Record summary
A computed fold for a 71-nucleotide RNA from a Pseudomonadota bacterium, annotated as transfer RNA.
[in-house]
RNA sequence: GCGGGUGUAGUUGAAGGGUCCAACACGGGCCUUCCAAGCCCGGAAUACGGGUUCGAGUCCCGUCGCCCGCU
Numbered sequence: 001g002c003g004g005g006u007g008u009a010g011u012u013g014a015a016g017g018g019u020c021c022a023a024c025a026c027g028g029g030c031c032u033u034c035c036a037a038g039c040c041c042g043g044a045a046u047a048c049g050g051g052u053u054c055g056a057g058u059c060c061c062g063u064c065g066c067c068c069g070c071u
Base pairs, nucleotide, nucleotide: 001070002069003068004067005066006065007064010024011023012022013021018054026042027041028040029039030038047063048062049061050060051059
C1' cells in the first nucleotide's frame, strides 16, 4: 500500500428500518449482630462526519480505532 471483518452502558453480549434489551459491575434500600448471599430500586450506551428514508444501532460513502490476510 491492497483486501476482508468489526466498533452499542465500566465490562461482556442482544436488538426484523419504527420507544436500544439484558447479565455482571457500580450506587441506594430491605434482610443480617456484622459480612457474604438473596430481594427491591436507580444511574449509565449506538466511534466520528455525511448520504438514503416519513423514520437509521441496522442500509450506503468517507475518516479513525481494533482484529485477520496479502504485498
The sequence is in RNAcentral, with records from ENA. The coordinates come from a structure-prediction model, not an experiment, and the mean pLDDT is 85.